Transfer RNA from an uncultured Clostridia bacterium, 74 nucleotides, folded computationally.
[in-house]
């Protein structure tokens, strides 16, 4: 330089067929349990879905354009 794929909770990820509240797990904190811890259950809170703009009645999801990480190939 060109081409690919990836970005969503504190981590690890799903969700891309545009529409039902943005979810799983695991951490975090409250209660139960227990002499007291782990375990277990059960609740709570936590997101500008990576930034911008466009497209539509509706955007995580579709396009453009940038950023950052991976991988090719030169």
């Nucleotide at each position: 330089u060109g081409g690919g794929c990836u970005g969503u909770a504190g981590c690890u990820c799903a969700g891309u067929u545009g529409g039902u509240u943005a979810g799983a797990g695991u951490g975090a904190c409250a209660c139960a349990c227990u002499g007291a811890u782990a375990a277990u259950g059960u609740g709570u809170a936590g997101g500008u879905c990576c930034c911008g703009a466009g497209u539509u009645c509706a955007a995580a999801u579709c396009u453009c354009g940038g950023c950052a990480g991976c991988c090719c190939a030169a």
It was read from a public genome assembly.